[in-house]
RNA sequence: CAACGAAAAGGCAAACCUAUCGCGAGGUAGGGACGCAAAGCCAAGGGUCUUCUCUAUAAGAAGACAGCCUGGUUACCGAA
Numbered sequence: 001c002a003a004c005g006a007a008a009a010g011g012c013a014a015a016c017c018u019a020u021c022g023c024g025a026g027g028u029a030g031g032g033a034c035g036c037a038a039a040g041c042c043a044a045g046g047g048u049c050u051u052c053u054c055u056a057u058a059a060g061a062a063g064a065c066a067g068c069c070u071g072g073u074u075a076c077c078g079a080a
Stems, first nucleotide, its partner, number of pairs: 004078002011036002016031006034067001040073003044070003047065007
C1' cells in the first nucleotide's frame, strides 16, 4: 500500500408519524430504528417507478430512486 473484516472508537438511518415542497415518483426538516463496513459522494450502464407525447398498446422525451444492481471516486480502525 492492497486485500480482508475480529475488536475498539464512532457514524449513517428503513418503515412509520408530523411539518413542508412537488402534477407525481419522490425530496427536505424533526421524531423514530429495520438494518448498513462505505446505507459517504457520483445518474455512466442496466433496472424499477412517475409525468408528458392521445386516456390505451408500442415507441419517444423529461424526471425520481445511490437503502435495486454494476461501475467510478473518497474514507475510520487494524486482529486472523
c-di-GMP-I riboswitch aptamer from Paenibacillus spiritus, 80 nucleotides, folded computationally. Taxonomically the source falls in Paenibacillus (Bacteria, Bacillota, Bacilli, Caryophanales). Model confidence (mean pLDDT): 87 of 100. RNAcentral holds the sequence, with entries from Rfam.